[in-house]
RNA sequence: GCCUAACACAUGCAAGUCGAACGGGAACCCUUGGGAUUAUCUUGAGGGGGAGAGUGGCGAACGGGUGAGUAACACGUAGGUGACCUGCCUCGAAGACGGGGAUAACUUCUGGAAACGGUAGCUAAUACCCGAUGGUCUCGGUGAUUCGGUUCAUCGAGUAAAGGUUCCGACGCUUCGAGAGGGGCCUGCGGUCCAUCAGCUAGUUGGUAGGGUAAUGGCCUACCAAGGCAGAGACGGAUAGGGGACGUGAGAGCGUGGCCCCCCACACUGGCACUGAGACACGGGCCAGACUCCUACGGGAGGCAGCAGUGAGGAAUAUUGCGCAAUGGGCGAAAGCCAGACGCAGCAACGCCGCGUGGGUGAAGAAGGCCUUCGGGUUGUAAAACCCUUUUCUGGGGGACGAGAAAGGACGGUACCUCAGGAAUAAGCCUCGGCUAACUAUGUGCCAGCAGCCGCGGUAAUACGUAGGUGGCGAGCGUUGUCCGGAAUUACUGGGUGUAAAGGGCGUGUAGGCGGGAUUGUAAGUCAGAUGUGAAAUUCCAGGGCUUAACUCUGGAGGUGCAUCUGAAACUAUAAUUCUUGAGUGCUGGAGAGGAAAGCGGAAUUCCUAGUGUAGCGGUGAAAUGCGUAGAUAUUAGGAAGAACACCAGUGGCGAAGGCGGCUUUCUGGACAGUAACUGACGCUGAGGCGCGAAAGCGUGGGGAGCAAACAGGAUUAGAUACCCUGGUAGUCCACGCUGUAAACGAUGGAUACUAGGUGUAGGAGGUAUCGACCCCUUCUGUGCCGGAGUUAACACAAUAAGUAUCCCACCUGGGGAGUACGGCCGCAAGGCUGAAACUCAAAGGAAUUGACGGGGGCCCGCACAAGCAGUGGAGUAUGUGGUUAAUUCGAAGCAACGCGAAGAACCUUACCAGGGCUUGACAUCCCUCGGAUAACAUAGAGAUAUGUUAGUCCUUCGGGACGAGGAGACAGGUGGUGCAUGGUUGUCGUCAGCUCGUGUCGUGAGAUGUUGGGUUAAGUCCCGCAACGAGCGCAACCCCUAUUGUUAGUUGCCAUCAUUAAGUUGGGCACUCUAACGAGACUGCCGGUGACAAAUCGGAGGAAGGUGGGGACGACGUCAAAUCAUCAUGCCCCUUAUGUCCUGGGCUACACACGUACUACAAUGGUCACUACAAAGGGAAGCAAUACCGCAAGGAGGAGCAAAUCCCCAAAGGUGACCUCAGUUCGGAUUGUGGGCUGAAACCCGCCCACAUGAAGUCGGAAUUGCUAGUAAUGGCAGGUCAGCAUACUGUCGUGAAUACGUUCCCGGGCCUUGUACACACCGCCCGUCACACCAUGAGAGUUUGCAACACCCGAAGUCAGUAGCUUAACCGUAAGGAGGGCGCUGCCGAAGGUGGGGCAGAUGAUUGGGGUGA
Repeated sequence: GCCUAACACAUGCAAGUCGAACGGGAACCCUUGGGAUUAUCUUGAGGGGGAGAGUGGCGAACGGGUGAGUAACACGUAGGUGACCUGCCUCGAAGACGGGGAUAACUUCUGGAAACGGUAGCUAAUACCCGAUGGUCUCGGUGAUUCGGUUCAUCGAGUAAAGGUUCCGACGCUUCGAGAGGGGCCUGCGGUCCAUCAGCUAGUUGGUAGGGUAAUGGCCUACCAAGGCAGAGACGGAUAGGGGACGUGAGAGCGUGGCCCCCCACACUGGCACUGAGACACGGGCCAGACUCCUACGGGAGGCAGCAGUGAGGAAUAUUGCGCAAUGGGCGAAAGCCAGACGCAGCAACGCCGCGUGGGUGAAGAAGGCCUUCGGGUUGUAAAACCCUUUUCUGGGGGACGAGAAAGGACGGUACCUCAGGAAUAAGCCUCGGCUAACUAUGUGCCAGCAGCCGCGGUAAUACGUAGGUGGCGAGCGUUGUCCGGAAUUACUGGGUGUAAAGGGCGUGUAGGCGGGAUUGUAAGUCAGAUGUGAAAUUCCAGGGCUUAACUCUGGAGGUGCAUCUGAAACUAUAAUUCUUGAGUGCUGGAGAGGAAAGCGGAAUUCCUAGUGUAGCGGUGAAAUGCGUAGAUAUUAGGAAGAACACCAGUGGCGAAGGCGGCUUUCUGGACAGUAACUGACGCUGAGGCGCGAAAGCGUGGGGAGCAAACAGGAUUAGAUACCCUGGUAGUCCACGCUGUAAACGAUGGAUACUAGGUGUAGGAGGUAUCGACCCCUUCUGUGCCGGAGUUAACACAAUAAGUAUCCCACCUGGGGAGUACGGCCGCAAGGCUGAAACUCAAAGGAAUUGACGGGGGCCCGCACAAGCAGUGGAGUAUGUGGUUAAUUCGAAGCAACGCGAAGAACCUUACCAGGGCUUGACAUCCCUCGGAUAACAUAGAGAUAUGUUAGUCCUUCGGGACGAGGAGACAGGUGGUGCAUGGUUGUCGUCAGCUCGUGUCGUGAGAUGUUGGGUUAAGUCCCGCAACGAGCGCAACCCCUAUUGUUAGUUGCCAUCAUUAAGUUGGGCACUCUAACGAGACUGCCGGUGACAAAUCGGAGGAAGGUGGGGACGACGUCAAAUCAUCAUGCCCCUUAUGUCCUGGGCUACACACGUACUACAAUGGUCACUACAAAGGGAAGCAAUACCGCAAGGAGGAGCAAAUCCCCAAAGGUGACCUCAGUUCGGAUUGUGGGCUGAAACCCGCCCACAUGAAGUCGGAAUUGCUAGUAAUGGCAGGUCAGCAUACUGUCGUGAAUACGUUCCCGGGCCUUGUACACACCGCCCGUCACACCAUGAGAGUUUGCAACACCCGAAGUCAGUAGCUUAACCGUAAGGAGGGCGCUGCCGAAGGUGGGGCAGAUGAUUGGGGUGA
């Protein structure tokens, strides 16, 4: 231990008791008589006995249950009752005399199914009635008394009683007084939410009289009056039993009201009374309603929110148990009876408490599991094993307290004690990413799943699942829900409002709050003391009892509150007196776009008229629409109209704010300075209220020059409902009225006081000085800037505070939904004020920081632009790419892929496709067995391969090995996947000048400083300055080539001189050239100018070279998940008679087309032919190859020389001469045909070259776009690598050899500083709205429907009260008739349920519709 259905209940029990109030009396027993018969039956008499039922008394109003209703004197607390009642109990006083008539039971008859009756007759009482007595009591009268209904005296009337039992006490009865305990009524104060409930109220508020009650009272009635309540929250709605207490919290608080205790309310729902001391009565009654049950259909019965129990509802809550032994209760004289109160037991780990599931020793660190770097580690002294113990358990024995003289124990053979047995009977749950103690493996692969928040999971998950291990707690553990805490996150203790949410648009002023100096009084607040109360239980403290504890007992403290009494008088308050400094008045003075009205003025614009005048004007980035030959624009003169007031003009002035600007006049408000005459706190703030309130807008009537929403046209544009232009209407202006909002902003409410300074400006006053005016100083008021302390999250504010304090008002409490909906108020409307919720998100926001970015700014650089030269884009071809395909293997994709990997695909390469083969494999290691290793030939086949024939072995330490064949399994193999798992390598920004660190300093911090600034440089190069001082990686230099020169060295190089030759051919020589090693030289070193006396820069001299001389190598921190798994390496995954491997053929070479990169051209600066010069750098042995020979040529044949400064490959443009004469050509060479050459097994697909023939496009290239600043561009050839062969590509090399750069506005890229930012995946960012789809909640909606509380009327049960003509009636009176009184009936008022009606409030639902939220 039913939190839900105050839902419905079968069955049993839960309130009876008294024979000592009464009549009567069954069963049964005893005695005795009769009968029948036999040991029983029957009957009569007597005695005992006393059940059930009945009359009567007391109890049943307690005890027990529940929380529906109730926001209320219901509860709590403190009081009042002079406005009251009280059975049983206690104390005290007095009394109990005499009578009477009935009636149940019972008997007879009788109705009904039953429940339940009816008729006649008999009877008793402590039942009922009458009379007597009557202190007292009640009522009435009189008098006195009291504030009062108090008290006293007196008179009249009325009113009591019961007996039973017994040997006596004792008990019971009547009346009165008192007490105790219990109750009724009244009052102060206290404790919920909503103001989108603001007005409520007719018995309402009061009075008088009456009724009613135990008693006050509109409690009720009649009459009279018109009151009563409310912003300190009436009325209405919602919710709720209240308290002691309980949970939490440091406390203040917040939440709750289960058990226990007190109070209240209720008893199927509603109403009503009766009885009684007490009820409007849980287990009484009547009526109405709903429901259930019985029925013979006529009529009846019932009320578990008592204890058990059942069904239902629900996530969920127990036994139809034992006992009156204890405690308390009812009745009784008592014994005793009753008792689901209570005491116990049962069920449930639901809570709290205690205990156990073993203890010690035990390393071979067992086995097993898991992990592993394969060594081991861990589980782990854990287990086993050995030695102990027995709480618990089982069995045996004993056995309570609870019980105060005796008996009597449900619990219970329980607690407890004792003996024996045996480690025996006894461990789980959660967690392990951070918060938060605790980690590995495996499976899974944004799936499955986890999740309190952040967040995990997309192939290496400590985050999911499992396992091992760990951590935590332990008969529990984890989750969920709720409450408090943390949360100073509603802030009383204890918060805020410039920019984060938040100051009202501004004033005036009501209520309210707060308020200057002095004196005196009072004592409401305040403070102190005392008294009463604040129940017990609970909490706390100290003790006691159960083995301990929980639990329980005793004592104490506390109980912050309320009431009463006494005191104090500082402060607040209050009363009185007084003061002048707050506030106000007076007087004097000056300043001002302060307000309202009337009048006046000039400039300008437009229009009209007239003149002059002619072709344009106007407008724009450029135009056009528009105006103009009917005369515009321009210009001159005159006139008209409306609006606004240049200059002065100023972070100047005035005003409360909005706002106010020509001049004059009138009326008028406020502020300021001076003075100190007057009042004497008259003050501050201000919920509501009232007023003012830009612009736009609305109404009525005017006015309308200019401007100008809407609108029209022209432009711009992809479009352009825009920006620009030409027009143009409301409006803008005036009068009157409305609206009432703005970024109404200083995003900063008002008032007062205090707290360093400096410097402007506006108005005034004073002082000094002066002849006087300035100047200067002091001071008040306003308005700015800078700044210290202090404050602030920072930014910033800083006497005009956002500082330090006080007072008052307003407002805020995460973002969105939303300033929306509904309701109310205001408005002519537009709309305004007030102002939510559902739902949804984990953020939204502020300030500052570092970056990045900007069609922001400043400075600077770069073939970036510009200035030039040559191109590309057009043509043909080559080559790469896309697309296509059986395959066209794969990769590369803006710059930074595309003549790229590929420094060279006919087979091979080769990775692709088709087909044919192999399966320990083409290749590596290990094992076993065997061996003739290898080569040639033949046959089949496309070949791989297979078969056959022939020839024929090697090394050895004799174990074997090399090699081959066969076999088994470990394994091989993979150019299969992942470059987003990686290493390595590379590209790019970019050879751009940057990127960082230590210490210090500044900042709460992120960070800053250094690195910024002034100069300068190619440069973060250097100098100077500086809260910085230093340092590192980058820059530069050091390295290589090249330009000058010296020394050394002269062969294969060279030749001036000598000799020689066809020839540096040879002798000779090493001067020169050249070669290649070491040096020199260049450093702003020198001079002058500029600069800051610097760094540096400009010019000059000298010099081969001058300001890094030219070129190369060299690439900071990092960016792009950049590229590459197909160079290589490599984790993981995948294939294993195939994704491996071998072979043949094909493909990578295709071809509608598109793009990139090149070559060749289009020609005369050229082409062709002839003749004739000059290089560098390379290469050469399976090589380069000369002279001479053959061929038109490619080439062939041949082979000197050369492993190379020696030999060979080996020049072209250029020069000279001739021809061509501007044409598709003597340009151009594509394409095609024929014939040849070379390489190579092999040139069909698919090589290169030569000759002859053919002779395409193309006449300098649209938009666009590339490279280059000097030995450069352009142009000419040569060589090399690759390579059998194949070069328009690539890498080098030399020859010839220009033009231009004013300059930095613009395009692109980059560097530094600064600025803005809602970006940080960083602008290829972020992000807004419509539309489409899905889901969710919500508003409106013709309506429909349900409930609640009232109102009006109808009907009117029971019942009280009142009336009473009908009927009826024992006690009393009366001889009687009759009467008194009563009952029934009837009537009336009220009256529940019910009915009808129109409204109110709330909910549900509704076609459709509105917006909102969420979604890849």

Small-subunit ribosomal RNA from an uncultured organism, 1416 nucleotides, folded computationally. The prediction has a mean pLDDT of 84.